A computed fold for an 85-nucleotide RNA from a soil metagenome, annotated as Glycine riboswitch aptamer.
RNA sequence: GCGCGGGAGAGUCUCGCCGCUGCCAGCGGCGAGCGCCGAUGGAGCAACCCCCACAAGGGAAAACUCACAGGCCAGCGGACCGCGC
Numbered sequence: 001g002c003g004c005g006g007g008a009g010a011g012u013c014u015c016g017c018c019g020c021u022g023c024c025a026g027c028g029g030c031g032a033g034c035g036c037c038g039a040u041g042g043a044g045c046a047a048c049c050c051c052c053a054c055a056a057g058g059g060a061a062a063a064c065u066c067a068c069a070g071g072c073c074a075g076c077g078g079a080c081c082g083c084g085c
Base pairs, nucleotide, nucleotide: 001085002084003083004082005081006080011034013033014032015031016030017029018028019027020026021025035072036071037070040069041068042066043065044064048059049058050057
């Protein structure tokens, strides 16, 4: 890298428009608003290290923090894990 298997969280909220059956209603799609999620992309940093003068400066991880991107019925996808090649 390829194949197979496993794989979490959070809305079936409100409004508008369009389509479908015959208006109400229901279903589907799109957009907006509000709320929410953390295992994705991205960003932040502690011990410690370097430098040094005890300053300033530089480096420094995550399952932590942020929530810009992303996501919030099911399905799909999904960091990551296992098996095989």
The model forms 95% of the base pairs in the Rfam consensus. Its Rfam family is "Glycine riboswitch aptamer". Gene Ontology term of the family: glycine biosynthetic process.